A computed fold for a 79-nucleotide RNA from Desulfobacula sp., annotated as c-di-GMP-I riboswitch aptamer. The prediction has a mean pLDDT of 81. NCBI's taxonomy places the organism under Bacteria, Pseudomonadati, Thermodesulfobacteriota, Desulfobacteria, Desulfobacula.
Parts: sequence; C1' cells; structure tokens
RNA sequence: GCGUGACAAAGCCAAACCUGUUGUGAAGCUGGGACGGAAAGUCAAAGGGUCUUAUGGUGAAGAUAGCCAAGUUGCCAAA
Repeated sequence: GCGUGACAAAGCCAAACCUGUUGUGAAGCUGGGACGGAAAGUCAAAGGGUCUUAUGGUGAAGAUAGCCAAGUUGCCAAA
C1' cells in the first nucleotide's frame, strides 16, 4: 500500500417505542431509548426505488440518504 473486519481497544451514530412539538400527510425536530451500523461520515431527491397529498380528477408539489448504486473524506488493526 492492497485486501479483510476479532467474542480486541478507543471513540462515533441511533431503529422500534415513549414524551413534547411542527405539518393535511409521508415525515421532521427536542428529550429518553437501543434494533442495528465500518462509513448509519459527507454530498446528492435531475441515477433507480419507496411513500404522502386537506381538493371531483388530472397535473403538480412534497417526504425518505438506516432501500440500492455513484462521487468524496476517513478511525482502529487480530488472523
């Protein structure tokens, strides 16, 4: 350096659920909580996918990066 990811070490993130709050809604945020994660860091919703919409419908608008893939940066080190 490449590859790999321990019943290792040091830290990191935080699903469901609960509280408060915003929104019509998907869902977001705050606090608790821990199912999991080696990129569950970052970027990106004009790569694909999924989901929502008070309204007659269409159109259109919106949500999700912890669904998959791409770019970019990066901790530790047993075999």